[in-house]
Molecule: c-di-GMP-I riboswitch aptamer
Organism: Paranoxybacillus vitaminiphilus
RNA sequence: CUUUAAUGUUGGCAAACUGCUCGAAAGGGUAGGACGCAAAGCUACAGGGGCUAAAUCUUAGAUAAAAGAUAUGCCAGCCAGCUGCCCUU
Numbered sequence: 001c002u003u004u005a006a007u008g009u010u011g012g013c014a015a016a017c018u019g020c021u022c023g024a025a026a027g028g029g030u031a032g033g034a035c036g037c038a039a040a041g042c043u044a045c046a047g048g049g050g051c052u053a054a055a056u057c058u059u060a061g062a063u064a065a066a067a068g069a070u071a072u073g074c075c076a077g078c079c080a081g082c083u084g085c086c087c088u089u
Stems, first nucleotide, its partner, number of pairs: 005089002008087001012037002017032006035077001041082003047079002049075003055070005
């Protein structure tokens, strides 16, 4: 110096929930808050999976309401892909 394993420290992130805010919704941002995380860093048509349905289409209706389908909207804290850290033993 490198690899593997283990332990703990410093530091990091922040689920549910709550306030404000953007959005049709899913969900996002922000402030609090910590369930957890060694990649909970990055990547979302062009890997899989999941959520939502404004709009459009279809059915039915015809005053209005309704049902179904579809992502062009989202989720990286579902899997996956890419990148990658300090100290101690």